The prediction has a mean pLDDT of 76. Predicted 3D model of a 96-nucleotide RNA (TPP riboswitch aptamer (THI element)) from a Lewinellaceae bacterium. The sequence was found by an Rfam model in a public genome assembly. The model forms 100% of the base pairs in the Rfam consensus.
[in-house]
RNA sequence: AAUACUCAUCUGGGGUGCCUCGCACAGGCGGGGCUGAGAUCAUACCCAUGGAACCUGUCCGGGUAAUGCCGGGAAGGGAGAUGAGGGUUACCACUA
Repeated sequence: AAUACUCAUCUGGGGUGCCUCGCACAGGCGGGGCUGAGAUCAUACCCAUGGAACCUGUCCGGGUAAUGCCGGGAAGGGAGAUGAGGGUUACCACUA
């Protein structure tokens, strides 16, 4: 001097489904179950361009009481700054 990684602070971006029972029966409210980081805005959780956090949708296979519930794929979009830590590499100087 360069570089990736990790952490912190501030700022910002997101999602909140499926089934069942009851009360209501226009709207909605409450209990239970499933998956998950998060499913009643928690004050939490996740993500911030090496971006699948998340949105618009979509293809193939599997599975469930049901659901992007699981695996694989492809397209377009999508929100950043600072500081610290130790590490790696290169160059220079000095000493042996």